[in-house]
This is a predicted structure of a 73-nucleotide RNA (transfer RNA) from Thiothrix unzii.
The coordinates come from a structure-prediction model, not an experiment, and the mean pLDDT is 83.
NCBI's taxonomy places the organism under Bacteria, Pseudomonadati, Thiotrichales, Thiotrichaceae, Thiothrix.
It matches the Rfam family "tRNA". Rfam classes the family as a transfer RNA.

RNA sequence: GGGCCUAUGGCGCAAUGGUUAGCGCAGAGGACUCAUAAUCCUUUGGUUCACAGUUCGAGUCUGUGUGGGCCCA
Numbered sequence: 001g002g003g004c005c006u007a008u009g010g011c012g013c014a015a016u017g018g019u020u021a022g023c024g025c026a027g028a029g030g031a032c033u034c035a036u037a038a039u040c041c042u043u044u045g046g047u048u049c050a051c052a053g054u055u056c057g058a059g060u061c062u063g064u065g066u067g068g069g070c071c072c073a
Base pairs, nucleotide, nucleotide: 001072002071003070004069005068006067007066010025011024012023013022018056027043028042029041030040031039049065050064051063052062053061
């Protein structure tokens, strides 16, 4: 320098172009217990990497940039 893949809560991941973006772990509060762990209940936390474009409507499709990974040179 070229090609491909990827970016969504603190972490790991879902989400057919369409109703308020969900799940698990973690965090907070509570129940249970003499107490702790385990278990159960409730709950906080996201402008979905950035900027544009397409569309009635974009996390999803397109372009550019940025970060990460792999391959080639």
The RNAcentral record of the sequence draws on Rfam.